The part of an RNA shown here (large-subunit ribosomal RNA, domain VI) has 265 nucleotides and comes from uncultured Ruminococcus sp.

Context: one part of a larger RNA
RNA sequence: CGUAGGAUAUUUGAGAGGAGCUGACCUUAGUACGAGAGGACCGGGUCGGACGUACCACCGGUGCACCGGUUGUUUCGCCAGAAGCACAGCCGGGUAGCCGCGUACGGGAGUGAUAAACGCUGAAGGCAUCUAAGCGUGAAACAUGCUUCAAGAUUAGAUAUCCCAUAACGUAAGUUAGUAAGGCCACUUGUAGACUACAAGUUUGAUAGGUCGGAGGUGUAAGUGCAGUAAUGCAUUCAGCUGACCGAUACUAAUAGGCCGAGGG
Numbered sequence: 001c002g003u004a005g006g007a008u009a010u011u012u013g014a015g016a017g018g019a020g021c022u023g024a025c026c027u028u029a030g031u032a033c034g035a036g037a038g039g040a041c042c043g044g045g046u047c048g049g050a051c052g053u054a055c056c057a058c059c060g061g062u063g064c065a066c067c068g069g070u071u072g073u074u075u076c077g078c079c080a081g082a083a084g085c086a087c088a089g090c091c092g093g094g095u096a097g098c099c100g101c102g103u104a105c106g107g108g109a110g111u112g113a114u115a116a117a118c119g120c121u122g123a124a125g126g127c128a129u130c131u132a133a134g135c136g137u138g139a140a141a142c143a144u145g146c147u148u149c150a151a152g153a154u155u156a157g158a159u160a161u162c163c164c165a166u167a168a169c170g171u172a173a174g175u176u177a178g179u180a181a182g183g184c185c186a187c188u189u190g191u192a193g194a195c196u197a198c199a200a201g202u203u204u205g206a207u208a209g210g211u212c213g214g215a216g217g218u219g220u221a222a223g224u225g226c227a228g229u230a231a232u233g234c235a236u237u238c239a240g241c242u243g244a245c246c247g248a249u250a251c252u253a254a255u256a257g258g259c260c261g262a263g264g265g
Base pairs, nucleotide, nucleotide: 001152005163006162007161008160009159010158011157015149016148017147018146021049022048023047024046025045026044027043033038051106052105053104054103055102059100060099061098062097066093067092068091069090070089071086072085073084074083075082076081110144111143112142117137118136119135120134164264166177167176168175169174182260183259184258185257186202187201188200189199190198207253208252209251210249211248212247213246214245216242217241218240223236224235225234226233227232
């Protein structure tokens, strides 16, 4: 810009993509078959491999603004306690998130038309013949079925609901203006994200931060007292601290506002 007014939701599916794999074992059955050796079709069930999709309750990894231990050194006047630097100094753990080594699920069944092949009826050619007319069975292939996208599918679809039929100019076609439903800008943000977009909100508010409570993590803070010559230990104390998690709470910031947007055949 188009989709014969302007919008908001919900959709149909032309078309396009993805998937499509396979093993072992049990049973049927030591049956059919076979002198024996051996050993099935068909059908039923169980457990897997690889691959794929989704997710984070479990297991595990990571987790540079979480917690602890510790070496050297500098500073805070000194002790104590801290902070900086040394690859995040090194080391031990670890929330959320993101992941796999974890968990769940998938390949199917069915249908249609077929290939090779196997048939029925059947002439040419009194017989025979699956074929010439006609009618069947039949494959992981084909078309569907499953799943994702999808009306710029210009053949531009459908359904529901909302807004309404103003003003100026013009002979008219129409143009312009202010609006309606609705939307955008701006701002707080994240489940989203390169930007954009998408999504949640903007005081009629829990959107983010803060605060409070909790979960989870770390592992018993500092100070003081006691014991010990001391290192250290014990008590106060499952303490103290705590990023992303779950809630509550308007304390802070989402202010004030601006713009676009129909008049139909």
Model confidence (mean pLDDT): 89 of 100.